[in-house]
Context: one part of a larger RNA
RNA sequence: UGACGGGGGCCCGCACAAGCGGCGGAGCAUGUUGCUUAAUUCGAGGCAACGCGAAGAACCUUACCUGGGUUUGACAUGUAGGGAAAAGCCAUAGAGAUAUGGUGUCCUUCGGGGCCCUACACAGGUGGUGCAUGGCUGUCGUCAGCUCGUGUCGUGAGAUGUUGGGUUAAGUCCCGCAACGAGCGCAACCCUUGUCCUAUGUUGCCAGCGGGUAAUGCCGGGGACUCGUAGGAGACUGCCGGGGUCAACUCGGAGGAAGGUGGGGACGACGUCAAGUCAUCAUGCCCCUUAUAUCCAGGGCUGCAAACAUGCUACAAUGGCCGGUACAGAGGGCUGCAAAACCGCGAGGUUGAGCGAAUCCCACAAAGCCGGUCUCAGUUCGGAUUGGAGUCUGCAACUCGACUCCAUGAAGGCGGAGUCGCUAGUAAUCCCGGAUCAGCAACGCCGGGGUGAAUACGUUCCCGGGCCUUGUACA
Repeated sequence: UGACGGGGGCCCGCACAAGCGGCGGAGCAUGUUGCUUAAUUCGAGGCAACGCGAAGAACCUUACCUGGGUUUGACAUGUAGGGAAAAGCCAUAGAGAUAUGGUGUCCUUCGGGGCCCUACACAGGUGGUGCAUGGCUGUCGUCAGCUCGUGUCGUGAGAUGUUGGGUUAAGUCCCGCAACGAGCGCAACCCUUGUCCUAUGUUGCCAGCGGGUAAUGCCGGGGACUCGUAGGAGACUGCCGGGGUCAACUCGGAGGAAGGUGGGGACGACGUCAAGUCAUCAUGCCCCUUAUAUCCAGGGCUGCAAACAUGCUACAAUGGCCGGUACAGAGGGCUGCAAAACCGCGAGGUUGAGCGAAUCCCACAAAGCCGGUCUCAGUUCGGAUUGGAGUCUGCAACUCGACUCCAUGAAGGCGGAGUCGCUAGUAAUCCCGGAUCAGCAACGCCGGGGUGAAUACGUUCCCGGGCCUUGUACA
């Protein structure tokens, strides 16, 4: 100087408390361990691994296993020599890779290019090392800290500044002070959302006028409004009052759409964990080179005594079912989204208007509201499981897809010790969309809107953190 303390003081954070809803019990989904296996590829391991890399494992992917093949190689560049074509198509054999046969016969400025074969340099490796590395990332932590120049003090390590009194979300600001300044952080500048104005209208509007319809901005027309796009205004403790060191600041008020950082996002200092990643990529070294490379078929990654993690669905009446009826936002669409009509109980099928989309489509939002029914029961709750029949995608749904219909109806009556999230348009609850994607194991993830709470006395205690101080046999 740090680190640590079941030392002290001060102060924060859904840290506790106060509340609301969960998890831990059940069934299922997904991940993991373990076991099994020819293989169940690899990585991730307290917080910070475990719906994680996977924003899509039937083949492919694929790295694993078994079997069948190839060796200048599936891919790149170069040299030398040679060759006719090669690709494609057809037939045969084969699980296919491939092999054989047939067909086929390129461009040219005539140097050659392109293709194939042979030979040689070489290729190739998702092989090892994340404890050799770059890059990227997690975490402490959006925490308020981390440092430097000069000066001063100290033999020196170092100190001072950065401590102190206030204050703040903040090393934020004020005051004081052997310090005076400065840098990286904080804040602001950026995006979005909330109000208004201006400009502009192939969206919106009968708002005002006219026409028309069974009905609809449907048509003429209009820019008022909504909305879109662009530009601007607006919030600064600016004003008033109280407190305060006539300070910083704080409390209350006015005006205002918004008030003291308005809400949200992006943004992550010096560093820590030899944290994670050699399998995204790059890369040193080591290793393999008729194999640790490469092609193919099939299988596996989906295996199931058990354990854990994260979710979904429930156990019901604030509910289930049936009928009627209302209101979004954000997205996606040409190998695409597909209306209407018809067929089917349905998944879906036939046909196909329109739309490269503020114009058409996906697309009926659901919870809600109105009415009916069920009456506390393992039930008209719950839907697992299983049987049967189908639909769709795809070369192909046996291993191993999703969905539909009929039948079947399991556990489950609110969950031990313990444990998690959340402070407002939040929690809870309800639907909608997208990426990936032929299809889909999505109940995941990322976004969007609808309805919309309760509680916070307080900081003694648990956890994490900041500043000062104290002890130390630790560095």
Molecule: small-subunit ribosomal RNA, 3' major domain
Organism: marine metagenome